Predicted 3D model of a 1419-nucleotide RNA (small-subunit ribosomal RNA) from an uncultured bacterium.

RNA sequence: UUAGAGUUUGAUCCUGGCUCAGGAUGAACGCUGGCGGCGUGCCUAACACAUGCAAGUCGAACGAAGCAGAGGGGCGGAAUUUUUUCGGAGAGGAAGCCCCCCUGACUGAGUGGCGGACGGGUGAGUAACGCGUGGACAACCUACCCCGCACUGGGGGACAACAGCUGGAAACGGCUGCUAAUACCGCAUAUGCGCACGGCCCCGCAUGGGGCCGCGCGGAAAGCGCAUGCGGUGCGGGAUGGGUCCGCGUCUGAUUAGCUUGUUGGCGGGGUAACGGCCCACCAAGGCGACGAUCAGUAGCCGGCCUGAGAGGGCGGCCGGCCACAUUGGGACUGAGACACGGCCCAAACUCCUACGGGAGGCAGCAGUAGGGAAUCUUCCACAAUGGGCGAAAGCCUGAUGGAGCAACGCCGCGUGGGUGAAGAAGGUCUUCGGAUCGUAAAACCCUGUUGUUAGAGAAGAAAGUGCGUGAGAGUAACUGUUCACGUUUCGACGGUAUCUAACCAGAAAGCCACGGCUAACUACGUGCCAGCAGCCGCGGUAAUACGUAGGUGGCAAGCGUUAUCCGGAUUUAUUGGGCGUAAAGGGAACGCAGGCGGUCUUUUAAGUCUGAUGUGAAAGCCUUCGGCUUAACCGGAGUAGUGCAUUGGAAACUGGGAGACUUGAGUGCAGAAGAGGAGAGUGGAACUCCAUGUGUAGCGGUGAAAUGCGUAGAUAUAUGGAAGAACACCAGUGGCGAAAGCGGCUCUCUGGUCUGUAACUGACGCUGAGGUUCGAAAGCGUGGGUAGCAAACAGGAUUAGAUACCCUGGUAGUCCACGCCGUAAACGAUGAAUGCUAAGUGUUGGAGGGUGUCCGCCCUUCAGUGCUGCAGCUAACGCAAUAAGCAUUCCGCCUGGGGAGUACGACCGCAAGGUUGAAACUCAAAGGAAUUGACGGGGGCCCGCACAAGCGGUGGAGCAUGUGGUUUAAUUCGAAGCAACGCGAAGAACCUUACCAGGUCUUGACAUCUUCUGACAAUCCUAGAGAUAGGACUUUCCCUUCGGGGACAGAAUGACAGGUGGUGCAUGGUUGUCGUCAGCUCGUGUCGUGAGAUGUUGGGUUAAGUCCCGCAACGAGCGCAACCCCUAUUGUUAGUUGCCAGCACUAAGUUGGGCACUCUAGCAAGACUGCCGGUGACAAACCGGAGGAAGGUGGGGAGGACGUCAAAUCAUCAUGCCCCCUAUGACCUGGGCUACACACGUGCUACAAUGGACGGUACAACGAGUCGCAAGACCGCGAGGUUUAGCAAAUCUCUUAAAGCCGUUCUCAGUUCGGAUUGUAGGCUGCAACUCGCCUACAUGAAGUCGGAAUCGCUAGUAAUCGCAGAUCAGAAUGCUGCGGUGAAUACGUUCCCGGGUCUUGCACUCACCGCCCGUCA
Repeated sequence: UUAGAGUUUGAUCCUGGCUCAGGAUGAACGCUGGCGGCGUGCCUAACACAUGCAAGUCGAACGAAGCAGAGGGGCGGAAUUUUUUCGGAGAGGAAGCCCCCCUGACUGAGUGGCGGACGGGUGAGUAACGCGUGGACAACCUACCCCGCACUGGGGGACAACAGCUGGAAACGGCUGCUAAUACCGCAUAUGCGCACGGCCCCGCAUGGGGCCGCGCGGAAAGCGCAUGCGGUGCGGGAUGGGUCCGCGUCUGAUUAGCUUGUUGGCGGGGUAACGGCCCACCAAGGCGACGAUCAGUAGCCGGCCUGAGAGGGCGGCCGGCCACAUUGGGACUGAGACACGGCCCAAACUCCUACGGGAGGCAGCAGUAGGGAAUCUUCCACAAUGGGCGAAAGCCUGAUGGAGCAACGCCGCGUGGGUGAAGAAGGUCUUCGGAUCGUAAAACCCUGUUGUUAGAGAAGAAAGUGCGUGAGAGUAACUGUUCACGUUUCGACGGUAUCUAACCAGAAAGCCACGGCUAACUACGUGCCAGCAGCCGCGGUAAUACGUAGGUGGCAAGCGUUAUCCGGAUUUAUUGGGCGUAAAGGGAACGCAGGCGGUCUUUUAAGUCUGAUGUGAAAGCCUUCGGCUUAACCGGAGUAGUGCAUUGGAAACUGGGAGACUUGAGUGCAGAAGAGGAGAGUGGAACUCCAUGUGUAGCGGUGAAAUGCGUAGAUAUAUGGAAGAACACCAGUGGCGAAAGCGGCUCUCUGGUCUGUAACUGACGCUGAGGUUCGAAAGCGUGGGUAGCAAACAGGAUUAGAUACCCUGGUAGUCCACGCCGUAAACGAUGAAUGCUAAGUGUUGGAGGGUGUCCGCCCUUCAGUGCUGCAGCUAACGCAAUAAGCAUUCCGCCUGGGGAGUACGACCGCAAGGUUGAAACUCAAAGGAAUUGACGGGGGCCCGCACAAGCGGUGGAGCAUGUGGUUUAAUUCGAAGCAACGCGAAGAACCUUACCAGGUCUUGACAUCUUCUGACAAUCCUAGAGAUAGGACUUUCCCUUCGGGGACAGAAUGACAGGUGGUGCAUGGUUGUCGUCAGCUCGUGUCGUGAGAUGUUGGGUUAAGUCCCGCAACGAGCGCAACCCCUAUUGUUAGUUGCCAGCACUAAGUUGGGCACUCUAGCAAGACUGCCGGUGACAAACCGGAGGAAGGUGGGGAGGACGUCAAAUCAUCAUGCCCCCUAUGACCUGGGCUACACACGUGCUACAAUGGACGGUACAACGAGUCGCAAGACCGCGAGGUUUAGCAAAUCUCUUAAAGCCGUUCUCAGUUCGGAUUGUAGGCUGCAACUCGCCUACAUGAAGUCGGAAUCGCUAGUAAUCGCAGAUCAGAAUGCUGCGGUGAAUACGUUCCCGGGUCUUGCACUCACCGCCCGUCA
């Protein structure tokens, strides 16, 4: 000292990519910005540069000039003074001028010396001894500096400056003349130095090096200064700085494989400070390269910096070391040092000056400008400090450096206030309207003064030294000078800066990003797949925590985000530390050079290895520690570390090298064994086809069915004979052989490999194997043969919407042989080769040994193959498991997301086809493996259902009714849409309903609550109006009371609000349909699996049933099934009114008396449970049959509908979120519409007739309903109905005559005595009102229709069919709906098929689940 997350799926595990969280930066951009310290600042155009500065200095090397000062001389003669004859003369000597000498602080030019090779900049070039590290030079140089030795004698001639003349626009010269030196040149001297020769000695690491002696030749110097000073020359040594050589290390590409002629070496020269092909002449033909030469691309290298746990990866800006460069290219000169940034010459480009002849320049020095760019500063101060150059020094120079300025560019520090403070203020936001939150936050009160402002004080950095003065020492005759000490003076850019003090005021100082998950942090509004967001997944289509804004919250903070780049996470290139059966990945196979690896024992060596020491690994940096700035950043001191390299000593286990031995690896021999191993030659039978002939006659052939085709010119069939080619039935076997591809009749010849036994021989001879070589199915290619069958292409016939296919009839390449090429396959065990080890069991092939045995054989052991099952172990799982995918070792090949793509380009191979090698741009967030649950399958097994089948009756054709679509309309309100919308919501639209349309009206409203005021209002009548309304008349005053008032109702006013059949059923509740009354759907615990999940629930039976039984890693349980409930079928009992009447009486009549036996009513009970018997079955569950019974196996019917599916239906029953309207999308009124009508569909009614119609007579129900009602009876009417009113709130009265049926008459097969539509006339009923638009009656009219195409529906028994009756709704208005009873069948062999469902299993690239997914073309 090592952290993970999101994203492939319905879910899971794995593989695998993409993305994120961290750190960093010479950064840039957006928003924002108080202060200080320390750092940093053209990454692009090594682009071009205006202007200023960046290298000078020395007069103590030299000459001349100028200037200044002092002194001297000459000329000059002033002031003053003396004398005077007052004209003058003398003395005096100033100013001024000239000259000489001297001195000097100074100035610029020149000669001369030293320095301009340092310092400063940049990274263009360079893949190199360029750099790093460690060595070597016996192959070298080194100015200034230090030490030592010796010397410094004596001469000469010039050239600048200067003067004169002169050229040129200028730059710059030319000629003549003069002159000095520490400039230059001889001479002298020189043991030492250099060179040549000879002799002697010593040493080393190969060339070789050193010392001594002798001789010959050559070669030095400079002076300045008043100086014990400063210099100069030669030699030797040191130090410093360089030069050269060598080992090792140092980017990418093989789609760059060969490179090289001064190239490699030699001899001899030249050149250099020095070695060397560095250069030259000659000679030889070498040198480098798969351990990557050459070529191409990129790049200054390092100390270090960033990141990382580390190993690593990336970078090389600042600071330091080295290198290279100075507009581009080349060259030398001078010099100790350069091939020289601010030197020279030449060439080129560019710029500038010009008198056009000619000249000048080089910011990659510091500032600065233009340009480029996303982007990088002041034309500042000072030499005070540190350092450098010159000088003896003072000093001068120094854009090095020290500082300041600009920039949040980075790091570090500080501040923007602190305390108290709840009425939880105002305000904002949200709200369930209660409140919550911003929030002690603010205000208010009390403090502080960092920073800020003003004022004052005010450093360290200065030490050494210079100047001046005094004193002393040595020395001198003395002064000067020198040395030392003391005193003093001067010298600070920063800077009146840091710091300190005082005063003043909370006053002047907070933003940025985010808030769906990853990832800390949520609400409201706006928007409505728009606008937009986005790092990945993704968000947005009317309730967006994901867009925009606001409030709130989170994070960081003078910054915060974004972008770019690097490392990390990424074990996603894996040395540490991955893989290759199916995910990407084992080469098609073998042989084999190089390379890598290699059995046992002994001995030696010491290359690897281990260990000690020495040197080095610069400083800075990192780390530890101590210290200095108030702290930190920053800086200083000390110590580690630097895993490296070199030298040297030691050890010897292991690896390697040398030597010797061994036999177990490997090979040989000997004795045996099996085999479709290979090559060549020969040969055999069956079959097919063809030919010839015979027999024979009409078809053959082919298919799902056909047709093309063949056949009367004789096919097919059959018989005999012949020809040709190809392939080898049976044996035959998860049998054999071979490296793989592959190999199959038989015989012969040649030939390779393997196995067993033995242990005679060799003695590690082995394994693997990049390149390389060989083999390598089928198809294909070339040349030449061959061709029976089969058969790409092609032709025809079918199939089909089409059918360039599948099927059929033909048929050519080809298939066969010889020779040559190609070199690929799902060349697969999708599993490289070799060696060793690791439980068992059971087949089979070929051997060997042992036991037993008369034979056949059997048993045991073992070797080599080839299969299956299975333990440990491994694996993501599936699976593998001695033939490993286990445990290990060695070597090779290959992989690193999907697509693009095994494509393009290049190269190589090929006759071609093509093969091998093999990218990128761009694009996606996945692609993929294994397994799981479902769904699905024109997969399989089992089972069920009026599902089919067997039947009966319908629909579809007609007319009408009704609903829907469509169309129309001012409106034809809305909803329902396969089954599961369509006689559905609607159990009933003339007005109303009513939601729609037109017109007319109202606005706190037609309806609700609250507040205030008033006390009436309503009803009735009249007028206007279509009415709603408007106006008027009339008339009266509710209830309680504690007398204060309160309540009801009405009117007026006010605003909160009302109202909405407006939207969203995809925001919802509730309700409902459907799969489906199908038998399923789940849970707890346990077990199995890494997990999703599985088990249970599967299996064997059985059932209507997951019903029950048995078995079973399951054991139990829940919701469903069944049962419990209701009706009905039987009986008993209780009770008899309004019900009933057997017997008795009575009547027209159960009318009445009487009775409750019967029917019936409605309470309570009983009854049915596979209980009993027989058989089958597993001694089960259960099934089959039977008895008894009213009823028998759920007796019949109903209600009852699991988990869930369909975003199924309904916001128009109701409720409800959100949105919308608010003098209208609300409310009222009149009229209209929902009733339209070319048409299409659904559901029904009535029919088409004789099993019928009509007429007459006659019999038998049940469920129900009734006071705004049902209505008897009587009368009137043909009838609908009317008039009247007994009874009945109903087991009492009424609706209420049931109809089909039965009996009789008639019709006689026709558009009819069937059928009744349509229409006319006349009526009835309801109702304000029947025109749009009701029902009924009578008379008249008398349409279509003669049993219905394709298709389709219902029904399994009191069912279908048929017949009527009642009810709800309702003023009126059913062919609909819901019920009721009457009459009352046929058929079911069976489960192949259609539809739907259940269960098990299988496949799957589906999971929105086959109405799926998905491919190609076109737009």